[in-house]
Formats: sequence, structure tokens, C1' cells
RNA sequence: GCCGGCAUAGCUCAGUGGUAGAGCAACGCUUUUGUAAAGCGAAGGUCGUAGGUUCAAAUCCUAUUGCCGGCU
Repeated sequence: GCCGGCAUAGCUCAGUGGUAGAGCAACGCUUUUGUAAAGCGAAGGUCGUAGGUUCAAAUCCUAUUGCCGGCU
């Protein structure tokens, strides 16, 4: 230098055009003499960034940043 993959909640990851989800963690409640465990509830996201296409984009296209890998 060229090519490919990944980036979504605090963490690990789903979601391949039509209201963004799960598990774990943290928080509240129930249960217990108390803790843990268990059960229930609520909260937490400008989907890496900037543009474009579309009635509508996490999703498609372009550029770019970071990380990983391959080739030279």
C1' cells in the first nucleotide's frame, strides 16, 4: 500500500428496510431473624462518526475512525 471482518445498554451478544431486544451486572420490592439464593418490577441506547438512497435505515450505498486478520 491492497483486501476482508468487527463496532448495538456497564459487560457478553441478538436483531439483514417498518416502534431497538435478551442474558448477566447494578437499582427497588417480595420472601428470610439476617445474608445468599429464588421470584417480581423499573431503569439504562442519538446502534463508532459524517453524508447519501428511501415514505421509512442498526440494516442498503459512499467516505472516515478504532480494533483484529490476510496479502504484498

The RNA shown here (transfer RNA) has 72 nucleotides and comes from Candidatus Woesebacteria bacterium RIFCSPLOWO2_01_FULL_44_24b. It was read from a public genome assembly. The coordinates come from a structure-prediction model, not an experiment, and the mean pLDDT is 83. It matches the Rfam family "tRNA". It is annotated as a transfer RNA. About the family: Transfer RNA (tRNA) molecules are approximately 80 nucleotides in length.